[in-house]
Molecule: c-di-GMP-I riboswitch aptamer
Organism: Bacillota bacterium
This record gives sequence, C1' cells and structure tokens, in this order.
RNA sequence: UUAUGUGAAAGGCAAAGCAAGCGAAAGCUUGUGGCGCAAAGCUAAAGGGUCUAAUCCCCCCCCAGGGGUUUUGACAGCCAGCUGCCGCU
Repeated sequence: UUAUGUGAAAGGCAAAGCAAGCGAAAGCUUGUGGCGCAAAGCUAAAGGGUCUAAUCCCCCCCCAGGGGUUUUGACAGCCAGCUGCCGCU
C1' cells in the first nucleotide's frame, strides 16, 4: 500500500415504539429507546431503484366532491459511487 473482516482494543452509529415540533404527504428534527450495523460515514434529475402527489392542468360534476397525468418533494438502515479506524490474517 492492497486485499480482507473483528480473536481483539479504542470506540462509533442508532431500528421500531413513545413524547414534542415541522410538512399536504412521503418523511424530517429534538429527547427517550435499542432492532441491528465493519462503513448504519459522505453523495439524491445529472448511476439505478423505491415512496409521496398538496398546487397547476385534464375529466366527471350546478357547487361540493371524486378520478387521472405531471412538476415539486423524500428515502443512503435498497443496490451503487467516494472516503475512513484497527490489525487475529
């Protein structure tokens, strides 16, 4: 340096739930909590994939209401890209 992954050492992160808040929603923030993670660190049209659909527009419709497409938005603990600690090997 590269591969590799925990016999260890030092540690790190934090699922679901609950409380408060933001958002139309997906979801996010803080606290609590701890399912788990060798990258559960970073990266979101500009690699793929998944989720949401308020507004505009179109259709039904007297209104209300309902339906459809799309823009917006979200997810990195879905795959992926980049970077990194340690050293039994």